[in-house]
RNA sequence: CGCUUAUCAAGAGAGGCAGAGGGAAUGGCCCUAUGAAGCCUCAGCAACAGGUUCCAAAUCGGGAUACUGUGCUAAUUCCACAAGCAGGUGCUUGAAAGAUGAGUC
Numbered sequence: 001c002g003c004u005u006a007u008c009a010a011g012a013g014a015g016g017c018a019g020a021g022g023g024a025a026u027g028g029c030c031c032u033a034u035g036a037a038g039c040c041u042c043a044g045c046a047a048c049a050g051g052u053u054c055c056a057a058a059u060c061g062g063g064a065u066a067c068u069g070u071g072c073u074a075a076u077u078c079c080a081c082a083a084g085c086a087g088g089u090g091c092u093u094g095a096a097a098g099a100u101g102a103g104u105c
Base pairs, nucleotide, nucleotide: 002104003103004102005101006100007099008098013042014041015040016039017038021031022030023029026080027079028078043073044072045071048069049068050067051065052064053063054062055061077097081094082093083092084091085090
């Protein structure tokens, strides 16, 4: 990288270096010199996996904890595609693609 699977409406920033892009792709629409991306330092959010702990105790399961491993810190995954309901716009459901965790070849 591939495959399988769960979740994706919540949450969370400051400083330094740096100097024009970024929001995955396409079309929109946004963010950005009141500094984009990237790198460094510290901070924070989060219970996905493990650990510790409590409840329940056949099994199964339900909490707490940021200790460890990831991950994340603009906008619903920013929106879009299809179907339906509504009736010029919105809502619901489901896809496609993607992100993250876990497992596996």
Molecule: SAM riboswitch aptamer (S box leader)
Organism: Rossellomorea marisflavi